[in-house]
Context: one part of a larger RNA
RNA sequence: UGACGGGGGCCCGCACAAGCGGUGGAGCAUGUGGUUUAAUUCGAUGAUACGCGAGGAACCUUACCAGGGUUUGACAUAUACCGGGAGUUGUGAGAGAUCAUGGCGCCCUUCGGGGCCGGUAUACAGGUGCUGCAUGGCUGUCGUCAGCUCGUGCCGUGAGGUGUUGGGUUAAGUCCCGCAACGAGCGCAACCCCUAUUGUCUGUUACUAACAGGUGAAGCUGAGGACUCAGGCGAGACUGCCGGUGACAAACCGGAGGAAGGUGGGGACGACGUCAAGUCAUCAUGGCCCUUAUGUCCUGGGCUACACACGUGCUACAAUGGCCAGUACAGAGUGAUGCGAAGCCGCGAGGUGAAGCAAAUCGCAAAAAACUGGUCUCAGUUCGGAUUGGAGUCUGAAACCCGACUCCAUGAAGGUGGAAUCGCUAGUAAUCGCGCAUCAGCAUGGCGCGGUGAAUACGUUCCCGGGCCUUGUACA
Numbered sequence: 001u002g003a004c005g006g007g008g009g010c011c012c013g014c015a016c017a018a019g020c021g022g023u024g025g026a027g028c029a030u031g032u033g034g035u036u037u038a039a040u041u042c043g044a045u046g047a048u049a050c051g052c053g054a055g056g057a058a059c060c061u062u063a064c065c066a067g068g069g070u071u072u073g074a075c076a077u078a079u080a081c082c083g084g085g086a087g088u089u090g091u092g093a094g095a096g097a098u099c100a101u102g103g104c105g106c107c108c109u110u111c112g113g114g115g116c117c118g119g120u121a122u123a124c125a126g127g128u129g130c131u132g133c134a135u136g137g138c139u140g141u142c143g144u145c146a147g148c149u150c151g152u153g154c155c156g157u158g159a160g161g162u163g164u165u166g167g168g169u170u171a172a173g174u175c176c177c178g179c180a181a182c183g184a185g186c187g188c189a190a191c192c193c194c195u196a197u198u199g200u201c202u203g204u205u206a207c208u209a210a211c212a213g214g215u216g217a218a219g220c221u222g223a224g225g226a227c228u229c230a231g232g233c234g235a236g237a238c239u240g241c242c243g244g245u246g247a248c249a250a251a252c253c254g255g256a257g258g259a260a261g262g263u264g265g266g267g268a269c270g271a272c273g274u275c276a277a278g279u280c281a282u283c284a285u286g287g288c289c290c291u292u293a294u295g296u297c298c299u300g301g302g303c304u305a306c307a308c309a310c311g312u313g314c315u316a317c318a319a320u321g322g323c324c325a326g327u328a329c330a331g332a333g334u335g336a337u338g339c340g341a342a343g344c345c346g347c348g349a350g351g352u353g354a355a356g357c358a359a360a361u362c363g364c365a366a367a368a369a370a371c372u373g374g375u376c377u378c379a380g381u382u383c384g385g386a387u388u389g390g391a392g393u394c395u396g397a398a399a400c401c402c403g404a405c406u407c408c409a410u411g412a413a414g415g416u417g418g419a420a421u422c423g424c425u426a427g428u429a430a431u432c433g434c435g436c437a438u439c440a441g442c443a444u445g446g447c448g449c450g451g452u453g454a455a456u457a458c459g460u461u462c463c464c465g466g467g468c469c470u471u472g473u474a475c476a
Stems, first nucleotide, its partner, number of pairs: 001476002003473003007470007015460002019424005026315008034306002042053002064301007073124001077123008087104007106115003126290002129288003135284002137279003140275001142273001147186006153162003166177003192267004197235007207224002211222003238261001241255005317417001321376006333364003338357002343352003383414001388409007430452007
């Protein structure tokens, strides 16, 4: 100087407390451990691994296994030589890779040759092989915590200190005051984006108040530029104003006005560093290793196994509910190998059909919970839907291993969950549906969107983590 303390003081955080809802019990989904296996590819492992890399394993992917092939190679560059069959389309064998064989049939040219393809040869290719403890880059975490430093000066033999401590204050090393310090940098804040109010401009595909037309109905039509909305430029919030407290300060408390008030709400943004944290399998890369194989092509299998253990979720155990009928109201997206309306067929998944739309125009598209009426009456039930049998639909060469969905039948566990443990402070939790990426198909996961919409916070003694000062130390 740090680090640590079951030392002290001050302060903060859904850290506790106060509340609401969960997990831990059940079934299923998914990831992991373990076990099994020819293989169950690899990585991630307290917090900071475990619905993680994977934004989607039937083949492909794919790295794993078995078998069948191949060796200048699936891919790149270069040189030399030989050939011309570049491309396209058949037939046969084979699981295919591939092999054999037939038809049509190259381009430019200065006629030297070149492009392109095949073969031979050589340099070389190739490796998801190892090392993240050789690395770059990227990332997690402490932590959006308020800290981390520097120049000059001063103090100290020196390590180093001072500044950065102190008194107040703040979300903040935020600001004020004081001070052997005076300044400065990286962080904080602000500048950026979204959202909440409003003015103005522009009105089509959006809108419809007035006028007119029109319908079963409808901005449907003329028209309009008011309103909604869209999107460009502005305004607006700054402790600016008032009162009080305070040290005449910074600031704090209350109030006015205001759509919004003290950082308005949300996002992006992550200082010096820590964990030899993670990643050589995104990529790049040193070294090492393989080179008729640890490269590469193909078929099939596996990554989907199952006594078990754990994490994360979904669905429930019901009446604030289930079922039936009727009937409202979103936002944000997305669509050309695409979205696909109306109509018709089917109980349904879906089929048919083809209008419209590169979309404020058309489609996906039905929002659901809610509301109104009816029914069920506490029961393993009209709760719950696992499992299994049968019949189908769709995608795709192909759903056996191993897809999703539909219908009929079946109707398991489950009566609110031990010790323990998680999230959340407001348009939040809880609850309800909708969309998107990936994607032929496949979502209870992820990322977004809106609808309905709470309870509680006395307080900081305690648990956890953190900041500042101080103290002890046989630690560095």